RNAcentral holds the sequence, with entries from ENA and MGnify. The RNA shown here (transfer RNA) has 74 nucleotides and comes from a bacterium. RNAcentral records the identical sequence in 2 taxa. It matches the Rfam family "tRNA". Rfam classes the family as a transfer RNA.
RNA sequence: GGCCAGGUAGCCAAGUAGCCUAAGGCGAGGGACUGCAAAUCCCUUAUACGCGGGUGCAAAUCCCGCCCUGGCCU
Numbered sequence: 001g002g003c004c005a006g007g008u009a010g011c012c013a014a015g016u017a018g019c020c021u022a023a024g025g026c027g028a029g030g031g032a033c034u035g036c037a038a039a040u041c042c043c044u045u046a047u048a049c050g051c052g053g054g055u056g057c058a059a060a061u062c063c064c065g066c067c068c069u070g071g072c073c074u
Base pairs, nucleotide, nucleotide: 001073002072003071004070005069006068007067010026011025012024018057027045028044029043030042031041032040050066051065052064053063054062
C1' cells in the first nucleotide's frame, strides 16, 4: 500500500431503514431473604449507535470520505 471483518452504555452484545421514545447479559446502587454472608429474587442505573458529509418523509441500519481495532496479502 491492497483486501476482508469490526467500531452500539463502565464491559460483552442483539438489531442492516419505520411501534428503536435502541433488546439481553455482566457490572454498579438499593431492597427482600439470612444469625452474618453466599446463592436466589425484586427495583433502579446511563446525553450508548467512531467522526464528517450525502440520499431519503424517515438513517444505528444505505452511499462517500476519514479515524481506530483485528486478520490476510504484498